[in-house]
RNA sequence: GGAGAUAUAGCUCAGUGGUAGAGCAAUCGGCUGCAGUCCGAUAGGUCGGUGGUUCAAUCCCGCCUGUCUCCU
Numbered sequence: 001g002g003a004g005a006u007a008u009a010g011c012u013c014a015g016u017g018g019u020a021g022a023g024c025a026a027u028c029g030g031c032u033g034c035a036g037u038c039c040g041a042u043a044g045g046u047c048g049g050u051g052g053u054u055c056a057a058u059c060c061c062g063c064c065u066g067u068c069u070c071c072u
Stems, first nucleotide, its partner, number of pairs: 001071007010024004018055001026042005048064005
């Protein structure tokens, strides 16, 4: 220098066009002599940035940025 993949909650990841979810973690409560396990609830997201397509974009397309891989 060229090509490809990827970016969603604190962490690991779902979500293939119609108001964004799970597990773990956190907080509160139940249970317990205490703690843990277990049970219930709550909170936590401008879906990396910026444009485009569309009635409507986390999702499709372009560019930028970060990360990973391959080629030279």
Annotation:
A computed fold for a 72-nucleotide RNA from Physcomitrium patens, annotated as transfer RNA. The organism belongs to Physcomitrium, within Eukaryota. The coordinates come from a structure-prediction model, not an experiment, and the mean pLDDT is 82. It is recorded under the gene name tRNA-Cys-GCA-4-1. Its Rfam family is "tRNA". It is annotated as a transfer RNA. Rfam's curators write: Transfer RNA (tRNA) molecules are approximately 80 nucleotides in length.